Model confidence (mean pLDDT): 78 of 100.
A computed fold for a 104-nucleotide RNA from Parvibaculum sp., annotated as Glycine riboswitch aptamer.
It was read from a public genome assembly, where an Rfam model found it.
Lineage of the source: Bacteria > Pseudomonadota > Hyphomicrobiales > Parvibaculaceae > Parvibaculum.
Of the family's consensus pairs, 91% are formed in the model.
RNA sequence: ACGAACCCUGCGGGAGAGAUCGGGACUGCAUUAUGUGCAGCACCCCGGCGCCGAAGGAGCAACCGCCCCGGAAACUCUCAGGCACAAAGGACCGCAGGGGGAUG
Repeated sequence: ACGAACCCUGCGGGAGAGAUCGGGACUGCAUUAUGUGCAGCACCCCGGCGCCGAAGGAGCAACCGCCCCGGAAACUCUCAGGCACAAAGGACCGCAGGGGGAUG
């Protein structure tokens, strides 16, 4: 000087699953009634059932190791999270920058 793993930042890409049911709130109409009825409601709150897995978490394991024991998935479970479009989130991939400093 070149410079791996790993970490951080920015940009780009990034899936799946109920526009489900009930209640409340809200809105509109009717009405003698600050009450009642009807209708609407993806978006707010609560609850139920169904479903998804690629934040996180947990379990088993091929395999690996310093083999007492430990590390281990995109597999599995769904506690959490999520389920029209959008937004947010999003494992992982690519590019750029920074840290780092294995091996030679």